Predicted 3D model of a 276-nucleotide part of an RNA (large-subunit ribosomal RNA, domain VI) from a Planctomycetaceae bacterium. The prediction has a mean pLDDT of 83. Its Rfam family is "Bacterial large subunit ribosomal RNA".

[in-house]
Context: one part of a larger RNA
RNA sequence: CGCACGAAACUUGAGGAGGUUCAAUCUUAGUACGAAAGGACUUUAUUGGACGUAGCUCUGGUGUUCCAGUUGUCUCGCUAGAGGCACGGCUGGGUAGCUAUCUACGGAAUGGAUAAACGCUGAAAGCAUAUAAGCGUGAAGUCGGCUCCAAGAUGAGGUUUCGUGAGAGUAAUGCGAAAGUAUUACUACGAGAGUCCCCUGGUAGACAACCAGGUUGAUAGGUCGUGUGUGUAAGGCUGGUAACAGUUUUAGCUAAACGAUACUAAAGGACGAAUG
Numbered sequence: 001c002g003c004a005c006g007a008a009a010c011u012u013g014a015g016g017a018g019g020u021u022c023a024a025u026c027u028u029a030g031u032a033c034g035a036a037a038g039g040a041c042u043u044u045a046u047u048g049g050a051c052g053u054a055g056c057u058c059u060g061g062u063g064u065u066c067c068a069g070u071u072g073u074c075u076c077g078c079u080a081g082a083g084g085c086a087c088g089g090c091u092g093g094g095u096a097g098c099u100a101u102c103u104a105c106g107g108a109a110u111g112g113a114u115a116a117a118c119g120c121u122g123a124a125a126g127c128a129u130a131u132a133a134g135c136g137u138g139a140a141g142u143c144g145g146c147u148c149c150a151a152g153a154u155g156a157g158g159u160u161u162c163g164u165g166a167g168a169g170u171a172a173u174g175c176g177a178a179a180g181u182a183u184u185a186c187u188a189c190g191a192g193a194g195u196c197c198c199c200u201g202g203u204a205g206a207c208a209a210c211c212a213g214g215u216u217g218a219u220a221g222g223u224c225g226u227g228u229g230u231g232u233a234a235g236g237c238u239g240g241u242a243a244c245a246g247u248u249u250u251a252g253c254u255a256a257a258c259g260a261u262a263c264u265a266a267a268g269g270a271c272g273a274a275u276g
Stems, first nucleotide, its partner, number of pairs: 001152001005163007015149004021049005033038001051106005059100004066093005071086006111143002117137004168187008194271004198214005219265003222261005229253002235248005
């Protein structure tokens, strides 16, 4: 831009893409078959590998600063307590998120038409013959079935809902005695479903886009509470010559988590439909 008014939702599926995997054990059965050795078709139940999809409850990893310990040195006048630098200084743990080695699930069943192969009926050719007419069975293959995309499928589909037309001025035309009335064209204004910009953001993300919100508000931050993590803060007191221990104290601190709360920030602006 198109999809013959403008919008908002929900859809159909022409067409396309993906997947449709491999093995083992049990049962049928030590059966059929075979002199024996050996050893099935078929059927049933289960397990595993690889692959794929989704997820983070569990098991782990990461988690550049959430907590603690600690070395050297410098600074805060000193003590105490902190902070800077040294690969996050090193070490032990670790929330959210991300993640696999973790967790869950998947390949199917049932069908259509067939290949090789096997048949039925059956003439040419009184027989015979699966074939010449006709009708079947039959594969991890093929078409569906399963998952995803999909109406620019210009053949532009379907359904539902919402909305503008209501008024004013000018001109022309019809009717009419006139007042007026109806229609059409043009003009400016108003109304207007909804949309966009803008703003707060993330379940989204390279950017667009998408999604949640914009005071009739919990969208983000802050605050409060909870959870989680760390592991018992500082200061005081008691004991010890002291290092230190005990107690106050399952303390203190706590990112991305959960709940609540308008305290802070979500000002505003534009477009927009009866033609072409």